This is a predicted structure of an 80-nucleotide RNA (c-di-GMP-I riboswitch aptamer) from an Acidobacteriota bacterium. The coordinates come from a structure-prediction model, not an experiment, and the mean pLDDT is 85. NCBI's taxonomy places the organism under Bacteria, Pseudomonadati, Acidobacteriota. It was read from a public genome assembly, where an Rfam model found it.
RNA sequence: UUCUGAUCAGAGCAAACCCCGGGUGACCGGGGGACGCAGAGUCACGGGACUAAAGUUUUUUAGUCAGCCGAGCCGCCAGA
Repeated sequence: UUCUGAUCAGAGCAAACCCCGGGUGACCGGGGGACGCAGAGUCACGGGACUAAAGUUUUUUAGUCAGCCGAGCCGCCAGA
C1' cells in the first nucleotide's frame, strides 16, 4: 500500500416504539429504548426514495433521507 472481516481488544452508533419540543410535510432535535451496524464516520456530487407548492403529456421550484446504492474526504482492531 492492497485485500479480507471467521477470530481478538478497547470503544462507538442506535431501528421500531414511547414521551417532550420543532416543521404544512417528508422529517428533525432531546430523553427513554435496542432491531441491527466493522466504518449505522462525514459529505446531497451522481443515481434512487419521499414531501410541499405550482403546473399538468413530460415537469418546474424548494426541501427531506447518509440505517438504499455509488463517488469524494477522514478513520479503529485483527489477519493475509